Background
A computed fold for a 266-nucleotide RNA from a Solirubrobacterales bacterium, annotated as Bacterial large signal recognition particle RNA. It is recorded under the gene name ffs. RNAcentral holds the sequence, with entries from ENA. Rfam family: Bacterial large signal recognition particle RNA. The family's RNA type in Rfam is non-coding RNA gene. The model forms 94% of the base pairs in the Rfam consensus.
């Protein structure tokens, strides 16, 4: 140096949770790294801290220490941003509302703005007319045992008679009352009217004429005022993200150290 067999060793590590503590199981990170049984209502253990069974590699491509970098997790609740909840306070800011003014943009305007005159209309007032409602009268119907009228059979009364008188029923009529109401008359009422007349002319609309350049306030900006405080503001709580501090830390890079064994054969 080579071969065979073996031994140490290796076949992943880490974070939080859990636990007196450690490891496993489940979750997450790293990234490639044997299998089976046990186990969150937990399982196995005790600082050399999974247990039991099986398999593979196996003497260096093995182990270990330090530094750097660093995935990721935890702590703290310090800072920032956003959101949310409770309380407070303020109209100085945003928003909102009312107003002013007319700086900017836009709009209307020489196809004529604003203003003036005239006419008409809308609106309003008065009167009339019509329609409608209401009650009244005219009108129609009905309407009196006697105490309404007329005529009054029969009967009654007076009279010697002629004749006269009162008068029931019936018939006719009528009063009060009751009812009807197409129509007529007078009255009355009003959220009636493409109705008429007159007035008012404050406002609006339309048209004609005169004159000739402004009008208006939609948006932005400006100013004044307002508050049941919506936002912003202050205090406190919470959530998410993120930064700082701190802690653990896989994988990776660099450097150091330990170690490179045993048996047999050539």
């Nucleotide at each position: 140096c080579c071969g065979u067999g073996c031994u140490a060793g290796g076949c992943g590590g880490g974070g939080a949770c859990u636990u007196a503590g450690c490891g496993g199981a489940g979750c997450c990170c790293u990234g490639u790294a044997c299998c089976c049984g046990c186990a969150a209502u937990c399982c196995g253990c005790u600082c050399u801290a999974g247990c039991g069974g099986g398999g593979c590699c196996g003497a260096a491509u093995u182990c270990u220490c330090g530094u750097c970098c660093g995935a990721g997790g935890g702590a703290c609740c310090c800072g920032g941003u956003u959101c949310u909840c409770g309380g407070g306070g303020c109209c100085a800011g945003u928003a909102c509302g009312u107003c002013a003014a007319g700086g900017g943009c836009g709009g209307c305007g020489u196809u004529g703005a604003a203003g003036g005159u005239c006419a008409g209309g809308u609106c309003c007032c008065g009167c009339g007319c019509g329609a409608u409602g209401c009650g009244c009268g005219c009108c129609c119907g009905u309407g009196a045992a006697c105490c309404a009228g007329g005529u009054c059979a029969g009967g009654u009364c007076c009279g010697g008679a002629a004749g006269g008188a009162a008068g029931c029923a019936g018939c006719c009529u009528u009063a009060a009352g009751c009812g009807g109401u197409a129509g007529c008359g007078a009255g009355u009422a009003g959220g009636c009217g493409c109705c008429g007349c007159g007035g008012c002319a404050a406002a609006c609309c339309u048209g004609a004429c005169c004159c000739g350049a402004g009008c208006a306030a939609g948006c932005c900006a400006u100013g004044a005022c307002g508050g049941g405080a919506a936002c912003g503001c202050c205090c406190g709580g919470g959530a998410a993200c993120u930064g700082a501090u701190u802690u653990c830390g896989a994988a990776g890079a660099c450097g150091g150290g330990a170690g490179c064994g045993c048996a047999c054969g050539g």